[in-house]
């Protein structure tokens, strides 16, 4: 240097251009328990990796950059 591939709550993910972005662990409240553990019921947690742009509308289509990941060289 050239080519590809992901980037989404604390981790880990799901998501045809159209509802309040989904789940599971974690977190914390409040139930079970003598207790603690699992178990149950809830509830907080996301600038969708920056920026533009295309559209009535964009995590999702486009450029650019950026950060890791493979491969050539």
């Nucleotide at each position: 240097g050239g080519g590809c591939c992901a980037g989404u709550g604390g981790u880990c993910u799901a998501g045809c251009g159209g509802u309040u972005a989904u789940g599971a662990c974690a977190u914390c409240a409040c139930c079970c328990u003598u207790a603690c553990a699992a178990g149950g019921u809830g509830a907080g947690a996301g600038u969708c990796g920056a920026c533009g742009g295309u559209u009535c509308g964009a995590a999702u289509c486009c450029g650019u950059c950026u950060u890791g990941g493979c491969c050539c060289a």